Record summary:
This is a predicted structure of a 72-nucleotide RNA (transfer RNA) from a Candidatus Pacearchaeota archaeon. The organism belongs to Candidatus Pacearchaeota, within Archaea. The prediction has a mean pLDDT of 83. Rfam family: tRNA. Rfam classes the family as a transfer RNA.
[in-house]
RNA sequence: GCCUCCGUAGCUCAGUGGUAGAGCGUCACAUUGGUAAUGUGAAGGUCCCGGGUUCAAUCCCCGGCGGUGGCU
Numbered sequence: 001g002c003c004u005c006c007g008u009a010g011c012u013c014a015g016u017g018g019u020a021g022a023g024c025g026u027c028a029c030a031u032u033g034g035u036a037a038u039g040u041g042a043a044g045g046u047c048c049c050g051g052g053u054u055c056a057a058u059c060c061c062c063g064g065c066g067g068u069g070g071c072u
Base pairs, nucleotide, nucleotide: 001071002070003069005067006066007065010024011023012022013021018055026042027041028040029039030038048064049063050062051061052060
């Protein structure tokens, strides 16, 4: 330098055109003599950035940035 894949909650990841979810974690409450475990609830996201298409973009297209793997 070229090619592939990836970038979504604190972490690991789903979602895939119609205003975003799970598990773990955090907080509160319940339970207990008290912890842990368990149950219920809550908070937490400019979906990497910019542009384009569209009535509408996390999703499609282009460019950039970052990362994994491969080739030279």